[in-house]
RNA sequence: CCGCGCGCUCCGGGAUCGGUGUAAUUCCGAACCGGCGGUGACGGGCCGGUCGCCCCGGCGCCCGGCCUGAAGUCCGCGACCCGGCCGAAGCCAUCGGCCGGUGGACCUGGUGAGACUCCAGGACCGACGGUGAAAGUCCGGAUGAGAGGCAGCGCGCGA
Numbered sequence: 001c002c003g004c005g006c007g008c009u010c011c012g013g014g015a016u017c018g019g020u021g022u023a024a025u026u027c028c029g030a031a032c033c034g035g036c037g038g039u040g041a042c043g044g045g046c047c048g049g050u051c052g053c054c055c056c057g058g059c060g061c062c063c064g065g066c067c068u069g070a071a072g073u074c075c076g077c078g079a080c081c082c083g084g085c086c087g088a089a090g091c092c093a094u095c096g097g098c099c100g101g102u103g104g105a106c107c108u109g110g111u112g113a114g115a116c117u118c119c120a121g122g123a124c125c126g127a128c129g130g131u132g133a134a135a136g137u138c139c140g141g142a143u144g145a146g147a148g149g150c151a152g153c154g155c156g157c158g159a
Stems, first nucleotide, its partner, number of pairs: 002158008010149002016030004032136001033126002035077004042069008051060004072124002081101007106122005128140003
């Protein structure tokens, strides 16, 4: 330094201007935001090969390999919500553990052998509770939980 295991820590963005109104960051008009893994014909970097050019050391086309970035709407996961069982003999509530369920949204054109992912254009979506008035953006559960990570640290084992 690498691999595996265990533990701890880290780990979500966005309401601005105008209008109406007694009252709205909640409505209306315009603006703003996009968790995690996978896929990915695109971008960047490195290496190799062939061919071409020339100032003989480089440059360029094409091909191949590796690394890396790349989807809110594709595939899957998490969060939220619902249920069952267990946690003191019974019931209710809360909390915790395990298991299960639910779970939003994309088209058109272009290129091409191929596009759900590229390019162009136009759309669409966003838990629950609260609120002077209806919330993706405010407040709250939440100083919580959590997918996951070639993010950090510690311990152990292996090579």